Formats: sequence, C1' cells, structure tokens
RNA sequence: AUUACCAAAGGGCAAACUUAUCGAAAGGUAAGGACGCAAAGCCAUGGGUCUACCGCAUAUACAAAUGUAUAGGUUAUGAUCGCCAGGCUGCUGAU
Repeated sequence: AUUACCAAAGGGCAAACUUAUCGAAAGGUAAGGACGCAAAGCCAUGGGUCUACCGCAUAUACAAAUGUAUAGGUUAUGAUCGCCAGGCUGCUGAU
C1' cells in the first nucleotide's frame, strides 16, 4: 500500500395509528408518529398476495321485447419492492 472480516462513529429510512387528499377498491401522496430495517435505496423482470370500477356468463324479479334492476361468481392491463427471488446503485472501516 492492497485485500478479507468486523466493532464503533456520523447518519439514513419509517410499520401500525391519526389528520388531509387522490382512487370504485386494493392502495398511493403529504404532515405527525416509530414497529423495525445494513440496502426497509431504485426497478413490476419471475413468482406469491390483495382489490374488481368496467367487462363476461349465471340466477331471481319486472317486462311486449334485443331490455332494466339485484345477488353472488369470474376476470388485471390496477396494487404490493417493509412477501420472496432477480437486476442496478450506495455510506463507514479502528483494532
């Protein structure tokens, strides 16, 4: 001098909840607030999970009728990176 591991220091982020706001919802954003996090920084690429406005078929009721209304079902191109994996980037280094 370099490399590996690691303490410490300086710090960083911000769960639940509350208020306001956007959204059909899941959820997001801002302020407060800290459960925790060494990537709890970024990316929706793979998987998982959440929601279902619109759509689709079914059932029931009304109806002259292609219809209208209600109910549950189904459906992601919506959401979640603080669910997992993956990709990219990043602070510190005593002994």
c-di-GMP-I riboswitch aptamer from Bacillales bacterium UBA6259, 95 nucleotides, folded computationally. Rfam family: c-di-GMP-I riboswitch aptamer. Rfam describes the family as follows. GEMM was predicted in a large-scale screen for bacterial structured RNA regulatory elements. Its mean pLDDT, the model's own confidence on a scale to 100, is 85.